Predicted 3D model of a 110-nucleotide RNA (Glycine riboswitch aptamer) from Nakamurella endophytica. Rfam family: Glycine riboswitch aptamer. The literature on the family includes a 2004 paper in Science by Mandal et al., "A glycine-dependent riboswitch that uses cooperative binding to control gene expression". The RNAcentral record of the sequence draws on Rfam. Taxonomically the source falls in Nakamurella (Bacteria, Actinomycetota, Actinomycetes, Nakamurellaceae).

RNA sequence: UCACCCCUCGCGGGAGAGUCCGGCCCAGGCGCCCGCAGCGGCGCACGGGACGGACGCCGAAGGAGCAACUCUCCCCGCCAAACUCUCAGGCCCAGCACCGCGGGGGACAG
Numbered sequence: 001u002c003a004c005c006c007c008u009c010g011c012g013g014g015a016g017a018g019u020c021c022g023g024c025c026c027a028g029g030c031g032c033c034c035g036c037a038g039c040g041g042c043g044c045a046c047g048g049g050a051c052g053g054a055c056g057c058c059g060a061a062g063g064a065g066c067a068a069c070u071c072u073c074c075c076c077g078c079c080a081a082a083c084u085c086u087c088a089g090g091c092c093c094a095g096c097a098c099c100g101c102g103g104g105g106g107a108c109a110g
Stems, first nucleotide, its partner, number of pairs: 001110001005106009018055005024049003029044005056091003062087001063085003070077001
């Protein structure tokens, strides 16, 4: 000085899985009432949001579990995942394993 590699940051890509009920809030539409108008009130249909409840579901943050191999043999141990479990998380967005590109840092071989 330093490739593969490791860590970190940025950019791009990046799957899966939901409904029902409840009241509250928001945005507007129609009709009616109040002498008129304004304000206000009532009813009807519809959309969205967070919250609460019920059950359902997903797996690619994280977490956990296991095989072969290995240990003279056995037991124990060790030991991976995108497999499995769903604790956590998620079912709009976000995040997300993983892939690619780039910046910074680390150091082995050379």